């Protein structure tokens, strides 16, 4: 330099182009307990960035950034 691939919550992962992007875990609050642990209930928190296609984009396309693999 070229090609391919990945990027969603603090972490690990879901989501056929279509209802308010879900789950586990973590954090926080409450219940329970003499106090804790465990358990139960609830709350907060995310689509790497920009643009495009579309009635509608996490999903498709282009570029940029970062990670990984291959070729030279």
């Nucleotide at each position: 330099g070229c090609u391919c691939u990945c990027u969603u919550a603090g972490c690990u992962c879901a989501a056929u182009g279509g209802a308010u992007a879900g789950a586990g875990u973590a954090a926080c609050g409450g219940g329970u307990u003499c106090c804790g642990a465990a358990c139960c209930c609830g709350u907060u928190g995310a689509u790497a960035g920009u643009g495009g296609u579309c009635c509608g984009a996490u999903u498709c396309c282009a570029c940029u950034a970062g990670g990984g693999a291959g070729c030279a």
Notes:
Predicted 3D model of a 72-nucleotide RNA (transfer RNA) from a Patescibacteria group bacterium. The prediction has a mean pLDDT of 81. Taxonomically the source falls in Bacteria candidate phyla (Bacteria). The sequence is in RNAcentral, with records from ENA. Rfam family: tRNA. The family's RNA type in Rfam is transfer RNA. Rfam links the family to the GO term triplet codon-amino acid adaptor activity.